Predicted 3D model of a 103-nucleotide RNA (c-di-GMP-I-GGC riboswitch aptamer) from a Caldilineales bacterium. Model confidence (mean pLDDT): 84 of 100. Lineage of the source: Bacteria > Bacillati > Chloroflexota > Caldilineae > Caldilineales. Of the family's consensus pairs, 91% are formed in the model. It was read from a public genome assembly, where an Rfam model found it.
[in-house]
RNA sequence: AACGUUAAGGGCAAACCAGUCGAAAGGCUGGGACGCAAAGCUCCGGAUCUACGCCGGUCUCAACCUCCACGGUUGAUCUGGUACGAUGGCCGAGCUACCGAAU
Numbered sequence: 001a002a003c004g005u006u007a008a009g010g011g012c013a014a015a016c017c018a019g020u021c022g023a024a025a026g027g028c029u030g031g032g033a034c035g036c037a038a039a040g041c042u043c044c045g046g047a048u049c050u051a052c053g054c055c056g057g058u059c060u061c062a063a064c065c066u067c068c069a070c071g072g073u074u075g076a077u078c079u080g081g082u083a084c085g086a087u088g089g090c091c092g093a094g095c096u097a098c099c100g101a102a103u
Base pairs, nucleotide, nucleotide: 003100004099011036012035016031017030018029019028020027021026034089040095041094042093044092045091046090047087048086049085053082054081055080056079057078060076061075062074063073064072065071066069
């Protein structure tokens, strides 16, 4: 340095519950332990999740317009896409770290 034990000292904390922030995904605090040898840190690459906002669609509903065609515009509902948001306990990568069995 690699490596990861029926070792030692320990550490972290899933689901769920309560409170809280957020449009949501999700985060934070407390409880709680499914697990983790980096389940320590970093969105650099990929992957996944969400969509307040933005772009489009339906022609269902409402309103307005006039050239009266189910034509145009706006809004509501539904729906597709979109990350600058989120996940480090999804994977990779980078940085840091306790111990010392076997090799």